[in-house]
Bacterial RNase P class A from a marine eukaryotic metagenome, 392 nucleotides, folded computationally.
RNA sequence: AGAAGGCUGGGCAAUCGCCCCUUCAAAAUAGAAUGUGGGAGGAAAGUCCGAGCACCUCCGGGUAUGAUGCCCGUUAACAGCGGGGCGGGGUGACCCGACGGAAAGUGCCACAGAAAUAUACCGUCCACCUAGGUGGAUAAGGGUGAAAUGGCGAGGUAAGAGCUCACCGCUUUAACGGUAACGUUGAAGGCUAGGUAAACCCCAUCUGGUGCAAGGCCUAAUAGAGGGAUAUGGAUACCCGGUCCAUCCCCGGGUUGGCCGCAUGACCUCGAUGGCAACAUCGAGGCUAGAUAGAUGAUUGCCAUCCAAACCUUCAUAAGGAAGAAGACUGAUUAUAUCGUCGUAAACUUUUGAGCGCUUGGACACAGAACUCGGCUUAUAGGCCAUCUUGU
Numbered sequence: 001a002g003a004a005g006g007c008u009g010g011g012c013a014a015u016c017g018c019c020c021c022u023u024c025a026a027a028a029u030a031g032a033a034u035g036u037g038g039g040a041g042g043a044a045a046g047u048c049c050g051a052g053c054a055c056c057u058c059c060g061g062g063u064a065u066g067a068u069g070c071c072c073g074u075u076a077a078c079a080g081c082g083g084g085g086c087g088g089g090g091u092g093a094c095c096c097g098a099c100g101g102a103a104a105g106u107g108c109c110a111c112a113g114a115a116a117u118a119u120a121c122c123g124u125c126c127a128c129c130u131a132g133g134u135g136g137a138u139a140a141g142g143g144u145g146a147a148a149u150g151g152c153g154a155g156g157u158a159a160g161a162g163c164u165c166a167c168c169g170c171u172u173u174a175a176c177g178g179u180a181a182c183g184u185u186g187a188a189g190g191c192u193a194g195g196u197a198a199a200c201c202c203c204a205u206c207u208g209g210u211g212c213a214a215g216g217c218c219u220a221a222u223a224g225a226g227g228g229a230u231a232u233g234g235a236u237a238c239c240c241g242g243u244c245c246a247u248c249c250c251c252g253g254g255u256u257g258g259c260c261g262c263a264u265g266a267c268c269u270c271g272a273u274g275g276c277a278a279c280a281u282c283g284a285g286g287c288u289a290g291a292u293a294g295a296u297g298a299u300u301g302c303c304a305u306c307c308a309a310a311c312c313u314u315c316a317u318a319a320g321g322a323a324g325a326a327g328a329c330u331g332a333u334u335a336u337a338u339c340g341u342c343g344u345a346a347a348c349u350u351u352u353g354a355g356c357g358c359u360u361g362g363a364c365a366c367a368g369a370a371c372u373c374g375g376c377u378u379a380u381a382g383g384c385c386a387u388c389u390u391g392u
Base pairs, nucleotide, nucleotide: 001389002388003387005385006384007383008382010303011302012301013300014299015298016297018039019038020037021035022033023032024031041366045377046376048375049374050373051372052371053211054210055209056208058242059241060240061239062238063237066206067205068204069203070084071083072082073081074080085099086097087096088095089094100202101201105200106199107196108195109194121142122141123138124137125136126135127134128133129132150168151167153165154164155163169191170189171188172187173186174185175184176183177182215260216259217258218257224251226250227249228248229247232246233245234244235243267286268285269284270283271282272281273280274279305363306362307361308360309359311357313355314354315353316352318350319349320348327342328341329340331339332338333337
């Protein structure tokens, strides 16, 4: 400087206010009291997948619709997750993949270009005629384009071309490794006329519908002089068959109140074993909201975290720092010593930055359950933990 993960994302106290549970009472329900009980998330968001559960009477067969699409595991299931294969990106750690089939068929490939299910514009070579043209050959070079008779090199040729050869690619095939996708090595072949299925289509696997505003119970109230079908109608994609129901469909009216569903779960935590892992099995422990116009809160104080500024202190960095300390000079002088020249080290001052402390001010992410669960996607101030890669 990056890559891929995990955890957390406020705490304590006081006062007041709500909901559930518990106790009494009550009975469509309300009420009173009490406390050793409890009261939003990692995404509660999106409503994108999957399921549990409920209802449609049920069963069988078929069609459709929709989904998935390399292999192996895991799971209640999934388009999820884990591990691998192949392809692509990156120096790398890592990341991405709508990843079956074009030799079943149909369609499309605009424009440009000579030509996009097939070719010769320029060019090159040969022959003839004369300064430019005609005929033939060619697809290596150039141009156009996303894509132009598989790529590169050598030989060969009139010039060229898999025309020939070696290597690579491709097709077919054998052995070995691997559960497999695939990989490695060998052999044969001169080789098919491209791409596109996130175009229709084919193949394999799966797939009923509607959804808690599902569905059920209690209380209460009311309107049917209404219309249609009828051996026909109904049974939650359609068709057929069986079976079941005796009614079914439309229009109109009443109640729009209460309770259940409603939280013990494919649940959570810890440990052991197995497994690369996802995860599975076993053991121990735990109970962790249930509202219904929608509770889970408000106020005050202290603390934590972050930002800014001032002060103090420590360290680093850069500059300064005498009329020059220590020291140096085979300089002068006269032995001590003195003079001359060189000499930032320290103290100290200032700039910049970091850390500890303290004071003041400000801020405190994304964001609220509504049947439940497993995922995916999106939003997220700040703080912490450990691993890997590259550079110096």